[in-house]
Context: one part of a larger RNA
RNA sequence: UGACGGGGGCCCGCACAAGCGGUGGAGCAUGUGGUUUAAUUCGAUGCAACGCGAAGAACCUUACCUACACUUGACAUGCUGAGAAGUUACUAGAGAUAGUUCCGUGCUCCGGAACUCAGACACAGGUGCUCAUGGCCAUGUCAGCUCGUGUCGUGAGAUGUUGGGUUAAGUCCCGCAACGAGCGCAACCCUUGUCCUUAGUUGCCAGCCUUAAGUUGGGCACUCUAAGGAGACUGCCGGUGACAAACCGGAGGAAGGUGGGGACGACGUCAAGUCAUCAUGGCCCUUACGUGUAGGGCUACACACGUGCUACAAUGUCAAUUGCCGAGGGAAGAGAGACAAUGAGACUCAGCGUACCCCGAAAAGAAUUUAGUAGUCCGGAAUUGAGUCUGCAAUUCGACUCCAUGAAUUAUCAUUAGCCAGUAUCAACAUGUCGCAAUGUUGCGGUGAUUAGGUUUCCGGGCCAGGAUCA
Repeated sequence: UGACGGGGGCCCGCACAAGCGGUGGAGCAUGUGGUUUAAUUCGAUGCAACGCGAAGAACCUUACCUACACUUGACAUGCUGAGAAGUUACUAGAGAUAGUUCCGUGCUCCGGAACUCAGACACAGGUGCUCAUGGCCAUGUCAGCUCGUGUCGUGAGAUGUUGGGUUAAGUCCCGCAACGAGCGCAACCCUUGUCCUUAGUUGCCAGCCUUAAGUUGGGCACUCUAAGGAGACUGCCGGUGACAAACCGGAGGAAGGUGGGGACGACGUCAAGUCAUCAUGGCCCUUACGUGUAGGGCUACACACGUGCUACAAUGUCAAUUGCCGAGGGAAGAGAGACAAUGAGACUCAGCGUACCCCGAAAAGAAUUUAGUAGUCCGGAAUUGAGUCUGCAAUUCGACUCCAUGAAUUAUCAUUAGCCAGUAUCAACAUGUCGCAAUGUUGCGGUGAUUAGGUUUCCGGGCCAGGAUCA
């Protein structure tokens, strides 16, 4: 000078307290460990691995295994020689491929270009190893981390950055051997909340007109859209305070003290992660650790753990009726309407490359009906049969539908994660990936609370000074 303490002081944070609904028990989905396997490819492992890389493993992907093949190679550049390239049919084979065979002689001024075959070598190739590296990224929005000059100290260093207040903040004020400055904080950016101006089609409809319907005439007021502005600054008032910074209360206001949300992540820590995105040093393989093909595997299953979904019912289930979003996507597409089917879906096809047409029914909700506390008209796992769709192909190994069958589970021990406002929770919808395949991810709106306004304690963090604990 730092680190550390089951030492002290001050202060923060869903850290605790006060609450809400969960996890842990059941069934299933998914990831991991373990075991198994010819292979179950590889990576990620406290917080900060485990619905993670993977925004989507039937083949492909695919890196793994087995078998069959190739060796200047699937891919790049260079040399020589030959030939256009290419293509039909048959045979063998799981295919890659091998053999036979038909057609074809192009472009161009050119011995040229492109492509194919053969040959020899330089080389290609490696999802092989090592994060040693570049790049990217996790961790923490915590309030810190430093420098110049000066001064103090023999020096390592100190000071500034400590102190008194204050703040979300090393935020600001006052004081002070310090005076200044930089990276952070804040602000500038995006979005949302109010108003104004401009502009009205594909949007909207107050008054007039009209209809089954903003459908039409008409209008651009209103909504909305999308460009530009205004608005919030402790600006005003009162109190407290040290005449300061600031804090408390109030007015006006759509909004009040960072208005809400996002992007934004200092010096560093973990020799954190990634050589399998990519790049790259070193090492290794070179008739194989490279390349092609078929089939299998990544989907196994005594078990253990994580993350989720569905439930155990009456604030509920079932039936039929009815009302209200936002944000997205659409041409190798989303598909209205009509028709037949119990249904998944099929057939036909209008309009739509979009404020126009389509996906599209929002669902919880509302009013009505039903059974009446039972393993049930709860719950839906698992299973027989019959089907639909995607795709070359659904057996290993897809999703969905219909009939039938109808498992566990009676609110879940010890424990443990999340959350303070349009939040938790409940119920829906959409997107990307994508031929098909979400209970995951990301986003969007609908309904919409209880509790807290505290810091004694647990955990983590910041600052200060004391410590023969350590470097």
Small-subunit ribosomal RNA, 3' major domain from uncultured Alteromonas sp., 471 nucleotides, folded computationally. The RNAcentral record of the full RNA draws on ENA. Model confidence (mean pLDDT): 83 of 100.